[in-house]
Context: one part of a larger RNA
Molecule: large-subunit ribosomal RNA, domain I
Organism: Acidimicrobiia bacterium
RNA sequence: AGCCAACGGUGGAUGCCUUGGCGCCAGAUGCCGAUGAAGGACGUGGGUGGCUGCGAUAAGCCACGGGGAGCUGUCGACCGAGCUUUGAUCCGUGGAUCUCCGAAUGGGGAAACCCGACUGGGGUCAUGCCCAGUCACCGGUGCCCGAAUACAUAGGGCAUGCGGAGGGAACCGGGGGAAUUGAAACAUCUCAGUACCCCGAGGAAGAGAAAGCAACAGCGACUCCCUGAGUAGCGGCGAGCGAAACGGGAAGAGCCUAAACCGUCACAGUGGUACAGCCUGCCGGCGAUGCUGUGACGGGGUCGUGGGGCCCACCUGGGGCGACGGCAGACGUCCCGAGGAGUGACAAAGUUGACUGCUAGUGGAACGGGUCUGGAAAGCCCGGCCGCAGAAGGUAAGAGCCCUGUACGCGAAAGCAGUCAGCCUCCUGGUGGUGUCCCCGAGUAGCGCGGGAUCCGGGAAAGCCCGCGUGAAUCCGCGAGGACCACCUCGCAAGGCUAAGUACACCUCUGGCGACCGAUAGCGCACGAGUACCGUGAGGGAAGGGUGAAAAGUACCCCGGGAGGGGAGUGAAAUAGAACCUGAAACCGUUGGCUU
Numbered sequence: 001a002g003c004c005a006a007c008g009g010u011g012g013a014u015g016c017c018u019u020g021g022c023g024c025c026a027g028a029u030g031c032c033g034a035u036g037a038a039g040g041a042c043g044u045g046g047g048u049g050g051c052u053g054c055g056a057u058a059a060g061c062c063a064c065g066g067g068g069a070g071c072u073g074u075c076g077a078c079c080g081a082g083c084u085u086u087g088a089u090c091c092g093u094g095g096a097u098c099u100c101c102g103a104a105u106g107g108g109g110a111a112a113c114c115c116g117a118c119u120g121g122g123g124u125c126a127u128g129c130c131c132a133g134u135c136a137c138c139g140g141u142g143c144c145c146g147a148a149u150a151c152a153u154a155g156g157g158c159a160u161g162c163g164g165a166g167g168g169a170a171c172c173g174g175g176g177g178a179a180u181u182g183a184a185a186c187a188u189c190u191c192a193g194u195a196c197c198c199c200g201a202g203g204a205a206g207a208g209a210a211a212g213c214a215a216c217a218g219c220g221a222c223u224c225c226c227u228g229a230g231u232a233g234c235g236g237c238g239a240g241c242g243a244a245a246c247g248g249g250a251a252g253a254g255c256c257u258a259a260a261c262c263g264u265c266a267c268a269g270u271g272g273u274a275c276a277g278c279c280u281g282c283c284g285g286c287g288a289u290g291c292u293g294u295g296a297c298g299g300g301g302u303c304g305u306g307g308g309g310c311c312c313a314c315c316u317g318g319g320g321c322g323a324c325g326g327c328a329g330a331c332g333u334c335c336c337g338a339g340g341a342g343u344g345a346c347a348a349a350g351u352u353g354a355c356u357g358c359u360a361g362u363g364g365a366a367c368g369g370g371u372c373u374g375g376a377a378a379g380c381c382c383g384g385c386c387g388c389a390g391a392a393g394g395u396a397a398g399a400g401c402c403c404u405g406u407a408c409g410c411g412a413a414a415g416c417a418g419u420c421a422g423c424c425u426c427c428u429g430g431u432g433g434u435g436u437c438c439c440c441g442a443g444u445a446g447c448g449c450g451g452g453a454u455c456c457g458g459g460a461a462a463g464c465c466c467g468c469g470u471g472a473a474u475c476c477g478c479g480a481g482g483a484c485c486a487c488c489u490c491g492c493a494a495g496g497c498u499a500a501g502u503a504c505a506c507c508u509c510u511g512g513c514g515a516c517c518g519a520u521a522g523c524g525c526a527c528g529a530g531u532a533c534c535g536u537g538a539g540g541g542a543a544g545g546g547u548g549a550a551a552a553g554u555a556c557c558c559c560g561g562g563a564g565g566g567g568a569g570u571g572a573a574a575u576a577g578a579a580c581c582u583g584a585a586a587c588c589g590u591u592g593g594c595u596u
Stems, first nucleotide, its partner, number of pairs: 001595009015581001016546002020517002022514006029505002031167002039101003042055003046079002049075003061095006070083003106115003116135007137164003140160006171202001172200005182189001186236001212219002223250004233241002254497003257441001261299010277286002279329006304475001306440004310435001311433005317336006338428005350423010361410003367383004372379001384401002386390001392404003446470007456482001477492005533540002553580001556567004
């Protein structure tokens, strides 16, 4: 030095474990913000480094409920000082406080800092200083001032709790918009209106009350699912793309305007002493009241068996008032009655009560013995019991009957949500007839040219949307039914609103489940993790779990400066001693044997 054996060291594999993660399902819930958010900085404890909580009232303050014996969060002990049956700690609901930064908004700024003004207050002889409130910008509304230019307009100023801004995982609507790829190459095509960027909204969004489908029969807003159907179609008719109606379900809701006409007000124009007008009839009277146009407001009106207006007729509860006077009528308006509707669109504030649910809780059955094993009984043996409860977790091992629970019940001062009812609020003339009178959404529809989307790649290419141009009609009208025409049928564009059924899951969750993981796995993170660390920055991004049932964490003695160890003691075990369960291999040794 090599080999073998035994025993160690090192190392941290393996086994077992789980506080953490992953996935799925169901239900609930779903916006926050100038009343200052999301997210942070800095503080805050008797002694306090991190985490958590909180905000100069700072691990907290007040009230109301729950609860019932301990408590002063956690890693985390210890020292000190306290609180508590006059009900603490703790849990829930409502409130108070809430530094500084951050949209950040008095001005500035290299975020968490610096510097102000005004009003009020404190302090000082006075200034400095301190406290509270207000002071950004934009839009809306109101008032005032007010150019070129007379009116005016632009613009400016002031007021205003009327609003905006910023954030949000995915979902949603819109504006832009690839390429890899496939076509076995590649250009139309595909991937795909996907990824990605931007804008906007909400708990959903969008769509939505037929200028729709259909087919000689009919349906009756929209959305979503199933089906239709990989069909009809589109397609270098290649690759591939790919409907719709009908039918069956979920849900269910319909409304408001523009215009005609009437009235009021404002402005402009016109008219010029009685024609018109003052609701009608008669009498009397008035007279810059009239007419036309535009705008605003109120009434009216909203439809496709066309509707509405004007005009006429009939029917219709009561009362009061009325603008030239009297009488009668009509009309308008108000009140009562009757009827209807409602806060989730159709107008808008609520309030009270009942019930249900959520936000703390609470009751909740039934077991003992053993001189059996063991450190320990829940195991084993013996004898019982409950069960609408034999889900699960814990307890020194393996417990229906020990603990927490489970099945099944009960419960709220306060807040929130839902359903119903009352109060409350809002609405209310109807029917028929007549007219070749009036209205029925215009730079619109249509058309030409250029594009886009749809299953439709320009095609026989309708219908929809956009750009440029041109440019109608008002019911004897207009659009559509896949070129186009006729007949027939369906509908009424060019204004608007609208729950539910649908999508999603960061958070609050709440519950359940898993031939999901078990510390190189499972989220990057089971642990002070988006931390340490790296990077100028955008950004990248770890490692690290386990004593024991219980600290009972080794009093005391010995060696040593200590580290460490030997006794003793605890414990079932200490080769479980904190570098702590198990403790593989590489690697390093000790002892013995063999070989050279």